[in-house]
RNA sequence: AGAGUUUGACUCUGGCUCAGGGUGAACGCUGGCGGCGUGGAUGAGGCAUGCAAGUCGAACGCUUCUGUUAAAAGUUCUGCUUUGCAGAACCCUGCAAGUUUACUUGCAGGAUUUAGCAGGAGAGUGGCAGACGAGUUAGUAACACGUAGGUAAUCUAUCCCUAACACUGGUAUAGUCCGUUGAAAGGCGGAGUAAAACCAGAUGGUCCUCGCGAGCGAAAGCUUUUGCGAGGUAAAACUCCGGUGGUUAGGGAGGAGCCUGCGGCCUAUCAGCUUGUUGGUGGGGUAAAGGCCCACCAAGGCUAUGACGGGUAGGUGGCCCGAGAGGGUGGUCGCCAACGAGGUCACUGAAACACGGGGCCUACUCCUACGGGAGGCAGCAGCCGAGAAUCUUGCGCAAUGGGGGCAACCCUGACGCAGCGACGCCGCGUGUCCGAAGAAGCUCUACGGAGUGUAAAGGACUUUUCUGGAGGAAGAACCUUCGGGUGACUGUACUCCAGGAAUAAGGGGGGGCUAAUCACGUGCCAGCAGCAGCGGUAAAACGUGACCCCCGAGCGUUACCCGGAGUUAUUGGGCGUAAAGCGUCUGUAGGCGGUUUGGUAAGUUUAAAGUAAAAGCCCUCGGGCUUAACCUGAGGAAUGCUUUGAAAACUGCCCGACUAGAGGGUGUCAGAGGCUGAUGGAACGCACGGUGUAGGGGUGGAAUCCGUUGAUAUCGUGCGGAAUACCAAAAGCGAAGGCAUUCAGCUAGGGCAACCCUGACGCUGAGAGACGAAAGCGUGGGUAGCGAAUGGGAUUAGAUACCCCAGUAGUCCUGGCCGUAAACGAUGGAUGCUAGCUAUUGCAAGUGUCGACCCUUGCAGUGGCGAAGCUAACGCGUUAAGCACCCCGCCUGGGAAGUACAGUCGCAAGACUAAAACUCAAAGGAAUAGACGGGGGCCUACACAAGCGGUGGAUCAUGUGGCUUAAUUCGAUGACAAGCGAGGAACCUUACCAGGGCUUGACAUUCUAGUGAAGGCUAUGGGAAACCAUAGUUUCCACAAGGACACUAGAACAGGUGAUGCAUGGUCAUCGUCAGCAGGUGCCGUGAGGUGCUCUCUUAAAUGAGGAAACCUGCGAAACCCUUACUCUAUGUUUUAUGUGUCAUAGGGAACUGCCCGCGUAUAGCGGGAGGAAGGUGAGGAUGACGUUAAAUCAGCAUGUCCUUUAUGCUCUGGGCUGCACACAUGAUACAAUGGUCGGUACAGCGAGUUGCGAAGUCGUAAGGCGGAGCCAAUCUCUUAAAACCGAUCUCAGUCCGGAUUGGGGUCUGCAACCCGACCCCAUGAAGUCGGAAUCGCUAGUAAUCGCGAAUCAGCACGUCGCGGUGAAUACGUUCCUAGGCCUUGUACUCACCGCCCAUCACUUUAAGCGAGCUGGGAACACCCGAAGUGCCGCGCUCAGCGAGGUCCUAAGGUGGGCUCAGUAAGAGGAAAGAAGUUGUAACAAGGCACGGG
Repeated sequence: AGAGUUUGACUCUGGCUCAGGGUGAACGCUGGCGGCGUGGAUGAGGCAUGCAAGUCGAACGCUUCUGUUAAAAGUUCUGCUUUGCAGAACCCUGCAAGUUUACUUGCAGGAUUUAGCAGGAGAGUGGCAGACGAGUUAGUAACACGUAGGUAAUCUAUCCCUAACACUGGUAUAGUCCGUUGAAAGGCGGAGUAAAACCAGAUGGUCCUCGCGAGCGAAAGCUUUUGCGAGGUAAAACUCCGGUGGUUAGGGAGGAGCCUGCGGCCUAUCAGCUUGUUGGUGGGGUAAAGGCCCACCAAGGCUAUGACGGGUAGGUGGCCCGAGAGGGUGGUCGCCAACGAGGUCACUGAAACACGGGGCCUACUCCUACGGGAGGCAGCAGCCGAGAAUCUUGCGCAAUGGGGGCAACCCUGACGCAGCGACGCCGCGUGUCCGAAGAAGCUCUACGGAGUGUAAAGGACUUUUCUGGAGGAAGAACCUUCGGGUGACUGUACUCCAGGAAUAAGGGGGGGCUAAUCACGUGCCAGCAGCAGCGGUAAAACGUGACCCCCGAGCGUUACCCGGAGUUAUUGGGCGUAAAGCGUCUGUAGGCGGUUUGGUAAGUUUAAAGUAAAAGCCCUCGGGCUUAACCUGAGGAAUGCUUUGAAAACUGCCCGACUAGAGGGUGUCAGAGGCUGAUGGAACGCACGGUGUAGGGGUGGAAUCCGUUGAUAUCGUGCGGAAUACCAAAAGCGAAGGCAUUCAGCUAGGGCAACCCUGACGCUGAGAGACGAAAGCGUGGGUAGCGAAUGGGAUUAGAUACCCCAGUAGUCCUGGCCGUAAACGAUGGAUGCUAGCUAUUGCAAGUGUCGACCCUUGCAGUGGCGAAGCUAACGCGUUAAGCACCCCGCCUGGGAAGUACAGUCGCAAGACUAAAACUCAAAGGAAUAGACGGGGGCCUACACAAGCGGUGGAUCAUGUGGCUUAAUUCGAUGACAAGCGAGGAACCUUACCAGGGCUUGACAUUCUAGUGAAGGCUAUGGGAAACCAUAGUUUCCACAAGGACACUAGAACAGGUGAUGCAUGGUCAUCGUCAGCAGGUGCCGUGAGGUGCUCUCUUAAAUGAGGAAACCUGCGAAACCCUUACUCUAUGUUUUAUGUGUCAUAGGGAACUGCCCGCGUAUAGCGGGAGGAAGGUGAGGAUGACGUUAAAUCAGCAUGUCCUUUAUGCUCUGGGCUGCACACAUGAUACAAUGGUCGGUACAGCGAGUUGCGAAGUCGUAAGGCGGAGCCAAUCUCUUAAAACCGAUCUCAGUCCGGAUUGGGGUCUGCAACCCGACCCCAUGAAGUCGGAAUCGCUAGUAAUCGCGAAUCAGCACGUCGCGGUGAAUACGUUCCUAGGCCUUGUACUCACCGCCCAUCACUUUAAGCGAGCUGGGAACACCCGAAGUGCCGCGCUCAGCGAGGUCCUAAGGUGGGCUCAGUAAGAGGAAAGAAGUUGUAACAAGGCACGGG
C1' cells in the first nucleotide's frame, strides 16, 4: 500500500467480497509447565442450605454459672420461760464396725442461703453503627452524567481548634414475676424496677425571635466594633483516677443539598404542546431559593436553532480501530446516578423515605390445628430454569481497610489467598552437536532417477523441564502478664544433590485474490465455496496419499466492531448522457453581501492564572519480581472550560460619508407578450336549384360504404363551425407552460442613447403563494372537420391491432376543478474573469450621402465553428459542462417501488410526501472491434435476367434412409453425405453372423529348460475345411562341444477394423482463386483500439495511380511451372521414290497497351484501330493467405488414455454385406421422323500391352473357339471409331418407337457362377406419347451430341478418370432471388438474429402489506371504589399525652370509550425466486405500425 468481480475487449460510475487489528466470547480439533489478569453479556427469572453487621459491663437493672471471702439460713423432732429460745438430727458418696439380712453407729468428703469481690454466659433498657462497605443496570433522554461556575438561599453525627458551662427536682418503662389467650407467630391484663432513657424547673452567652437606632446600597437587601429594650432555648455521667464522655456558641476539615452556562442518541410517516400550565400577591412547607404546595388575581409559557409525542439507552474517566479527522463501545478498575420481588407510604436519625428496618396493596413460594402466619441471594458460595455460553456450597482475618470499644478484643464472603476454565497477555520447554552423494518404507517418475532427508538409525553431550531426596524464606509496621506471642497462602517461592533424552506437537492451508503441487479415486455424482467460481473421464478447486506453506500449546470457524470504504466526502465526492437541478416565477425566515472615516471589542490572535481526581495511553529518568507480561516512584504532556490583561488587520455591531451594484425620471425602438371586442378570404360539410349519367369511393389488392328515389363530377345561392396558406426565417416575444388572418381598445415586460435623482435600497431563498401543455372531471352551450370507445369490412393460424367504411365522448366557448409530461438545453439562480471567426434580430454612434444602401465601432439578444481549459468518453467551449465566489434543491448498487402503510389535497381519476421484509452480484454510462438488420451506398459472381439442355413423371443401374434379418460389418448426413471411403463384395477381400478349432498365439524381440527330432515332403485314415492321427523319407555350418533352425514347457509379451476425431499428429472438405489477412517503426487515443488497408480514378485483383500521418514489409493476387496455339534451329525411328511430308524430342523467338486515334488529372488506365498465328490475363491446368465450421477421418497410417487377454486375439467352412410394403439422391435408356432399321462409304485423338496385347487364316448366326505371326512396341497388337455423308424403307401408331421383364439355348473367366458374374442367340415384348410444385448445369471450341481409351481387374462398368469428332443460342441489364467484397448507419446481439427478450397462464416455495375478526401489551383519559400513611378536624379518657371516629390526598382494584404497538386468521390481491412447462411476439435493426413520457 491494495486486490478480485459487470465486458468479446476497454474506460468510467457503482455495489458486493477479501487481505489487518480487536473481543468478558462461543464452537471444532489438539493440549507440557509457570507467572499475571479475567470469567452469568441471556430471565432485574425463581431459589434449598450455610455464612455476609455488629459492638460497648468504663451508661443501666436483672438472670445464671464458676472461683474466692465472710456470714447465715431451711426442714423435722424434742424441751422450755412458747411474738421466741436451746439441743439433736437431716441429703448424697465412700470406708469401718455391729447386729442382722435389713438396719444401726462412727469417720471423711460433697451439697444449701445471704452479702461482698473477680471472671464467664444470656436476653433486656440505653449508646454508637446499621444511610458505609458489597451487588446490579431494571428504570432514566433527565441538571441523570461530564465540565465550568454560583449558593449573600443551606445543613453537617463522628474528628480538630477556641470560649463558656454542666444547678435543683420528678415520673415512668422493658427485662422479671403472676394471670390469661393462640397450633404457631405473637398478644392482652396486673404487680413491681434501674440508668448517660424520659420530664419539669433554674442559670446563661457573641444563640434564636420581635421592636427601635446607626452604616452601606439605586433597590431587594446586607452588615454591625455596634447600641438599647422585650421574650425564648442547655447539659450526663462513668472511671482501673491515667482518662473518657455531656451542653451552648464560633471557626476549620471532610461530606451533603440546591441553582446555572455549555456538551453528548434516533425519529417530522410525531407539528403544534401546556391549566399548577407562565407570572404575580399572600400564606404553608423545607436545613435551604422556588408552583415545592395552597388561596386569589392576570393570561401567559414553549416550539422548524425541532416544542410535544414515539423508540432506544445508566452517564463518565476510559477501551478498540483509524495517518488524522473520526467511527464504534462503556465488561474488569475508579467517580457519579439509580434500583433492591412489583407498587406505595411514612417513622427513626446528622444523614434514608432505608438490599440483609417498618406499614399497606399485589403476584409468587412456604408453614398451618384452616382461625391465621412466615419470606425476599441484583451480598459470598451454591441449586433449578432459559441459553452457544461464564467457576468452589474452599482457607484466613496473618496483611490492607471498615464498625464498636479507653483498651484487650469482637465482628467483617470488604479484603488477603487458594481451587476450576488455554478465556486473554507474557515467559519457558518438547533437546544439542556430529552422522551417507544419502538405509528401509512411502510418493512421484522422461524408468535414468528424484523427493521425504541429517531427517532416522548410530556416536558424543547437556539437564531448562520432570521424578525423588535435603534445606527453606520475605511478606510482622502489631500485641504483651515483659517471660513472650501472632502467617491463611505454605513445607509455597527459592537453593542444593541424585536419576535419565528421559515426561511433552498440533491445527489450518496449498486454482486466483494468497505463502505453498504432484499422483490416484470420482465423473454436474459425491462434494467444495469468503468472492468471482470449481465438478459432465486426463480436476494443481471434490475425496485420499505423498510433498510443501503458515502459525505454534495452540490453530481454525462463527458472531460483532473499526479499517480498507475518498462507499455520507469538515479534512475529502458528486448531479448534460452513469443515481442526482424542484415545471416556472414571486417572495418570508435564514445564509451571503460594494467604496470609505471614526468608535467598539462579540468572533479572531496573543500573554498569564485556575482547572482538567486517581488509574490508564504517550514521552523522559528510575525501582521490584531470574526476564517479560505485571506492579511501582518522580517529572512532563493533555485538542477542553473559566478568569484577567493586550492587539485592532479581517468579520460582526454603532455613528457618518460616497456612487461603480440596484432602483427611479426624460426620450426613443422592436415584437405571434396578455385580455376583450369586431372582422376577411381559402378550404370543408350541409341544404336548395341547374347541367349531366353510371358509376363513385377506397386499397398492396379488395370489401363494407355512397349511387338510377340520379351519386361522383360541375355551376350558382345560402347556412354552419373550426383553423388561420403565402409572408415565414437557424427570425421575434414571454418566467415557464406557451403565443400567428386583419383591425381597435385596455395592459405587462424588455432593448438602446444621453443626462438628472435616490444612496447598498442587493443576491439567493427552507416553509408559503401564484402560474402551469395535453388528457381528464363537473355546469350550460356548441359541433364543420378530426376522432378514444364502439360497429362493420379486410388481413391473419388467430388479429379484441396495423389498412378501409362509419362513428360517440372529446376537440371549440363559458365560468370552476385537476396540478401532472421525455414540463428537455434531460444543463437551478446571481456576479466577476478567461483567444477568436462567422451568420442573423433590435438600437445607437462614426464615416459617407440630397437621402439611403454599404462599411467600421459599441450595447442587448439568437445560432454555427472553434484557442486555452474541462470531461470517463461523447462532447462543452464569453449563451461553459472553463476559472472563482454566494445561496437553494437533489443523489448514495439493481429489483421490490415511486409501491405498501400513515398523513395532506382532490367530486373522482388521482397527486404530493414516502419505507421495509425479501432477492440479485451485478444494474449502468461512454466509447471499441466484430456479427447482424424485413438500414443505406458502391461493386462482383451462370446470382438473376436472356438463352440451350436437363432433373422432378416411366423402366433399369448405383448409393442412402427405413424396414427386415442370425448377420444384413463400419464410417460419411443441409450447402460441404447419398455412382461418397469402394479405381471394381461369388471364395478371398471381410471388419458382420452361425458353427468347428488354437491359446506365447497368424506376426516382433528377449530369456530359461528340454528335444534333434520336430517340421517339410509323400502316402493312408477321420473331417465341411482348418486341423488331428499314423506310416515312410529328409537337414545345414561344424563334425566334440556349440550355433543356425524348428518344436515342446515356461516367463516377459504379442494381438485388437475394441472406445474416444470433443485428448491428438498427419491428411482433407468448405467459404474461395473471394481479395483479403497480418507485422515493424512512426503518429493519434487514458484505454480497448485506430491509422497504414479510408477517400477519388482504375483493375480480374489490397492491380495500379493521385491525394492523405504515415512510411515500409510479409502471407496472399500477379509472375515464376506444365499443357496448348505460330515460328525457327538441331536431331530423329517410322513414313516417303526423295533431308518428301506430317510428326516426335530438345532448345530458342514471338505479345510489351509496343504503335496510331479518342477519352482521362492528358497519371494509372479505358474505348477503337493497324499489324500479327495470337491483343489487352491468348486458352486451359497446377498453385488455395489469416482464419471459419470442437466440419470429416482413431477403419489408410501414426498416436495419448481407457478397455480386452483359452478372447473384443488367431484360424476354417458356410452364410451375409446383393435381403424389400416404401422414401430420397445420382445416373443410364427412352418416349421417336433433326428419328428407327438396312446397305454403302469417309475422317480421330488420348492411351495400354510379356502371367501381356494377340494379327492373318479358319470354325461358329453370335458370344467365342482353334491358331499362333508380330510386338518389351512412332515399327506389332488392342483398333472396324461413332455421329456425319450417300441410298433404301418405315409415315405418326404404344408403332419396324421403346427396350424392361421372363422362358429356352449357349460362350468365357474362375477350385467354384444356387444364393450372387459378364456376354451371345432365339423367343417375350412392360412402363413410357416429353413429365405437378419445385429445381440443376452451362458464356465458346463452351453447352448439346457422338464414339474411343485407361485405372481397378481371374472375371465383372450405365460409375470414375481421360481422349478426340460434330458443334450452337444468348447476355438489354443489375430492380428482384442467392452468395460474396468495401464503406457507412443502428443495436439491449458477442454461444454473435438459428441472437436477445416481454407478458399472461399452470405448478412449487418465500417474505411483506390488506383483511370479517380473535388475542395480548403500553401510555393516557372519565367515572366508581379506596388500604396503609402524613397533614387537618374531632369527641372521649387514667390528659408531658393517648385514642375511637371523620376528612383532603392517594397505591392497587373495577367499569367505559377511544389511542397506540404487536401476535394470529378464513379470504382476496400484487411481489420475488424456481427445471428444458403453455400461449403468443411487445422491445432491441426502420424489430417489420420508430420508440418512449403524461

RNAcentral holds the sequence, with entries from SILVA. The RNA shown here (small-subunit ribosomal RNA) has 1494 nucleotides and comes from an uncultured Candidatus Saccharibacteria bacterium. Rfam family: Bacterial small subunit ribosomal RNA. Gene Ontology terms of the family: structural constituent of ribosome and ribosome.